Bacterial large signal recognition particle RNA from an uncultured Thermotogae bacterium, 266 nucleotides, folded computationally.

[in-house]
RNA sequence: UCGUGCUAAGUGGGGAGUUAGCGGUUCCCUGUACCCGAAAUCCGCUUUACGCGGGGCUGAUGAUCGAUUGAGGUCAGCUGCUGCACGGAAAGGGCUCAUUUUGAAGUGUUGAAAGCAGAGUCCCACGCAGCGGAAAACCACGAACCUGGUCAGAUCCGAAAGGAAGCAGCCAUAAGUGGCCACUUCUGGGUGACGUGGGGUAGCUUUGUUGGAGCUUCUAAAAUGAGUACCGCCCUGUAGCAACUCGAUCGAAAUCGAUCGCACGA
Numbered sequence: 001u002c003g004u005g006c007u008a009a010g011u012g013g014g015g016a017g018u019u020a021g022c023g024g025u026u027c028c029c030u031g032u033a034c035c036c037g038a039a040a041u042c043c044g045c046u047u048u049a050c051g052c053g054g055g056g057c058u059g060a061u062g063a064u065c066g067a068u069u070g071a072g073g074u075c076a077g078c079u080g081c082u083g084c085a086c087g088g089a090a091a092g093g094g095c096u097c098a099u100u101u102u103g104a105a106g107u108g109u110u111g112a113a114a115g116c117a118g119a120g121u122c123c124c125a126c127g128c129a130g131c132g133g134a135a136a137a138c139c140a141c142g143a144a145c146c147u148g149g150u151c152a153g154a155u156c157c158g159a160a161a162g163g164a165a166g167c168a169g170c171c172a173u174a175a176g177u178g179g180c181c182a183c184u185u186c187u188g189g190g191u192g193a194c195g196u197g198g199g200g201u202a203g204c205u206u207u208g209u210u211g212g213a214g215c216u217u218c219u220a221a222a223a224u225g226a227g228u229a230c231c232g233c234c235c236u237g238u239a240g241c242a243a244c245u246c247g248a249u250c251g252a253a254a255u256c257g258a259u260c261g262c263a264c265g266a
Stems, first nucleotide, its partner, number of pairs: 001266006009058003012030005020046005034055004062260008072250004076245002079242007087234002092231002094228009103218005114210008122199006128192002131188005138179004147172004155164003
């Protein structure tokens, strides 16, 4: 140096997320790199944690280590935009109200605004009417005996004349029951196009009178004033997105360099 057979090892790596932590399943980056099975309120582990179970392949020219470059991720800072929330602000706009002016329409000398007086609407009392209830009155019924009158028969007393009590029946009536309730008395009210008296205070309606020219609407337009945080504005906080940073950190991959097991044979 070559060949044969082995062994170590390799058969992808990284970021985020998750986790006490590590690896895998998940998402992303790198870019090609054996196959099958299970795995998020999950699977296997414990700092020697860089998976678990099964089956293959390659095999120390394929790995390991170091340096440089470096895709991409995460964090931090700063700036901008958007959304949300707290607060401020009535100097911009919007909205509400008031006043004035202007315009239009209507109304007014057949009398406007305003003032005065009366009445009604409101409350209280009484009356009247009406309705309901009760009572009284009227009518009818109404007692085996314990209501009245008359009391046949029968009973009792008497020598007789006569007398006594008295059932049924008939008549009447009490308590009570029913009807009627036009009139009378008492009483009640979510009754009233009613009357009388009193009270009330502001609005409306209406009448009369004084008065002598305005009044009402268009919630029209403009101006002024007052208010209102709806838009816009300012401050702060928070969430998302984008850009940036000789920022921090992890870092695939590429380039360069170094290193490389055992046995046998030639």